[in-house]
Bacterial RNase P class A from a Planctomycetaceae bacterium, 400 nucleotides, folded computationally. The sequence was found by an Rfam model in a public genome assembly. Rfam family: Bacterial RNase P class A. About the family: Ribonuclease P (RNase P) is a ubiquitous endoribonuclease, found in archaea, bacteria and eukarya as well as chloroplasts and mitochondria. By type it is a ribozyme. Its mean pLDDT, the model's own confidence on a scale to 100, is 78. The organism belongs to Planctomycetaceae, within Bacteria.
RNA sequence: GCACCGGAACGGCCGCCAGGGUCAGCAAUGAACUUGGAGGAAAGUCCGAGCACGGCAGGACAAGGUGGUGGGUAACACCCACCGACCCGCUGCAGGGUCAGGGACAGUGCCACAGAAAACAAACCGCCACGGGCGGCGCUUCGGCGCAACCCGCGGUAAGGGUGAAACGGUGCGGUAAGAGCGCACCGCUUGGUCGGUGACGACCAAGGCAAGGCAAACCCCACCUCGUGCAAGUGCAAGUCGUUCCGCCUCUCUCGCUCUCGAGCGGUGAGGCACCCGCUGUCCGCGGGGAUGGAACAGGUAGCGCGCUCGAGCCAACGGGCAACCGUCGGCCUAGAGAAAUGGCCGUUGCCCCUCCGCAUGCGCGGGCGGGAACAGAACUCGGCUUAGCGGUGCAUGC
Numbered sequence: 001g002c003a004c005c006g007g008a009a010c011g012g013c014c015g016c017c018a019g020g021g022u023c024a025g026c027a028a029u030g031a032a033c034u035u036g037g038a039g040g041a042a043a044g045u046c047c048g049a050g051c052a053c054g055g056c057a058g059g060a061c062a063a064g065g066u067g068g069u070g071g072g073u074a075a076c077a078c079c080c081a082c083c084g085a086c087c088c089g090c091u092g093c094a095g096g097g098u099c100a101g102g103g104a105c106a107g108u109g110c111c112a113c114a115g116a117a118a119a120c121a122a123a124c125c126g127c128c129a130c131g132g133g134c135g136g137c138g139c140u141u142c143g144g145c146g147c148a149a150c151c152c153g154c155g156g157u158a159a160g161g162g163u164g165a166a167a168c169g170g171u172g173c174g175g176u177a178a179g180a181g182c183g184c185a186c187c188g189c190u191u192g193g194u195c196g197g198u199g200a201c202g203a204c205c206a207a208g209g210c211a212a213g214g215c216a217a218a219c220c221c222c223a224c225c226u227c228g229u230g231c232a233a234g235u236g237c238a239a240g241u242c243g244u245u246c247c248g249c250c251u252c253u254c255u256c257g258c259u260c261u262c263g264a265g266c267g268g269u270g271a272g273g274c275a276c277c278c279g280c281u282g283u284c285c286g287c288g289g290g291g292a293u294g295g296a297a298c299a300g301g302u303a304g305c306g307c308g309c310u311c312g313a314g315c316c317a318a319c320g321g322g323c324a325a326c327c328g329u330c331g332g333c334c335u336a337g338a339g340a341a342a343u344g345g346c347c348g349u350u351g352c353c354c355c356u357c358c359g360c361a362u363g364c365g366c367g368g369g370c371g372g373g374a375a376c377a378g379a380a381c382u383c384g385g386c387u388u389a390g391c392g393g394u395g396c397a398u399g400c
Base pairs, nucleotide, nucleotide: 001396002395003394004393005392006391008350009349010348011347012346013345014344016037017036018035019034020033022031023030024029039376043387044386046385047384048383049382050381051230052229053228054227063226064225065224066223067222068082069081070080071079072078083101084099085098086097087096088095102221103220107219108218109215110214111213124161125160126157127156128155130153131152132151133150136147137146138145139144169187170186171185172184173183174182188210189208190207191206192205193204194203195202196201234307235306236305237304243298244297245296246295247294248274249273250272251271252270254268256267257266258265259264260263276290277289278288279287280286314333315332316331318329319328320327321326352373353372354371356369357368358367359366360365
């Protein structure tokens, strides 16, 4: 680093929250009893779903996401197996780890610094041929021949040096003026074929001197996927407040208000009568009192209460299938539901881990004693993942 496992058990005392029935109480509530009460990550809220509401004829575009192959799954950016590339390691294996791992011949773009040159290649040093400066040295039969260096010009070259993360195949032999796939062998590469595999891909054979640098977590292209908002979703009942409607009829009155067709209509004030309600009062009569700062109904709906809410892609065990992820059959189990929020503390015994000592062992363990340690963290609609936090143990690999 990666993978896997575990986060405790029992008892006592004192508390906290919820449900249930009992008792007390008009009720609110209280008392005792009884039952139940956090995690592997409940966390981050990063993916994928269920569910709910809103939107939506169909199609296309935009925007976002995913990206080797096969499988698993309700689904996934997750998991399993395999393939390929790379890293550690190694003579070579074995072993361990990493990967957003489609396309660079559709097009556009970028490649810092350094370097001659960063892509239709190019030439700084170097190497080589030719011409000139040209004069040198050696040999000489004096006709010449050979050797070596510097400078300039014009060409060849890409082996070597140098730059860089990356330089237009690599190593070797031949070849050449020097060189070069220029030729050859091997390796690599491309194309074609055969065989194996569901496939990614692999093995082998043949042909071709080699063309084709890298970057798509740059735009982009291809294939596939995706509507939005989240339980404060949404829904039932419903105080208060606000709104609408109703709470009698008739006659008269008034220096009352408004309207107009100018003497009526509507509204208001006051008085009387009838009706209504309450009391005396069980009934009739009678008497007294009451009627808008009030009452009733309706609609929407806030607080509040209830539902959603926890039995679910559930958990455990056995058997079977599968390399595995996972799936199937059968049996058993019920395991917080909640509201800004309970699930805690102390003591004892045991288990786990560490240090140290003693004894026994000598396939590094077993038994016992003193002492010490136990982290990260807290459900709020529910699942499947990922990531992060963190204590202990085991296995594999690696470093000191």